This is a predicted structure of a 112-nucleotide RNA (SAM riboswitch aptamer (S box leader)) from a Planctomycetota bacterium.
[in-house]
């Protein structure tokens, strides 16, 4: 790096350094010298794997706690969106911050 499977409408900040671009790509429309983005340093938030405890003796599901483990996160639904189907409204080949699904992405486990 590749496969598989789960989750993706909540949450979650204060400083130092730096100094122009970031939001993964399209295209939108955000953010950002009132200093983003990144590194440090403290704090926080709670998804998954792990820890206690219950529903249940087991699997297997689910709940609850902790958060001093392992990783993750702390602007906007994954900020919309790209591909298909339907709905609505229009009537001219359109509109929709409308539904469902895939696709792409993300972050966890396990496999190799």
């Nucleotide at each position: 790096a590749a496969c598989u499977c789960a989750u993706c409408g909540a949450g979650a900040c204060c400083g130092g350094c730096u100094g122009a671009g970031g939001g993964a790509c399209u295209g939108g429309c955000c953010c950002u010298u009132c200093g983003a983005c990144g590194c440090c340093g403290g704090g926080g938030c709670a998804a998954c794997c792990a820890c206690g405890g219950g529903c249940u003796g087991c699997a297997u599901g689910c709940c609850c706690g902790a958060a001093c483990g392992g990783u993750g996160c702390c602007a906007a639904c994954u900020c919309c969106u790209g591909c298909g189907a339907g709905a609505g409204c229009g009537a001219c080949u359109g509109c929709u911050g409308c539904u469902c699904g895939a696709g792409a992405g993300a972050u966890g486990a396990g496999u190799c």
Lineage of the source: Bacteria > Pseudomonadati > Planctomycetota. It was read from a public genome assembly, where an Rfam model found it. Of the family's consensus pairs, 94% are formed in the model. Model confidence (mean pLDDT): 82 of 100.